[in-house]
Molecule: Glycine riboswitch aptamer
Organism: Bacillota bacterium
RNA sequence: AUGAACCUGCUGGGAGAGGCCGCAUGGGGGCCGCCGAAGGAGCAAUCUCCCGGUUUUGGCAGCCGGGGGAGAAACUCUCAGGCAACAGAACCGGCAGGGGACG
Numbered sequence: 001a002u003g004a005a006c007c008u009g010c011u012g013g014g015a016g017a018g019g020c021c022g023c024a025u026g027g028g029g030g031c032c033g034c035c036g037a038a039g040g041a042g043c044a045a046u047c048u049c050c051c052g053g054u055u056u057u058g059g060c061a062g063c064c065g066g067g068g069g070a071g072a073a074a075c076u077c078u079c080a081g082g083c084a085a086c087a088g089a090a091c092c093g094g095c096a097g098g099g100g101a102c103g
Stems, first nucleotide, its partner, number of pairs: 006098008018032004023028001033083003039079001040077003046070009
């Protein structure tokens, strides 16, 4: 200071997926099934390290083979969470406060 990212509070919008029970009223439990958009986990390209080979007078680089590490998402998994409503909710906005990048 016509104040970036980011953080907090309030607020508008905001998806998906259910049946059963000689449990019985606790919006609870059990069984089976299902959903992905809190949180969590996994990885592709790529990068990188090590070993061996190739090459070379010898090495480096490159190339080939093997092994390890890093590596995003609304993808994958479904641990967690969810499958009446309310609430919550990734994400997209508004307001206020904090913050102080570029200039």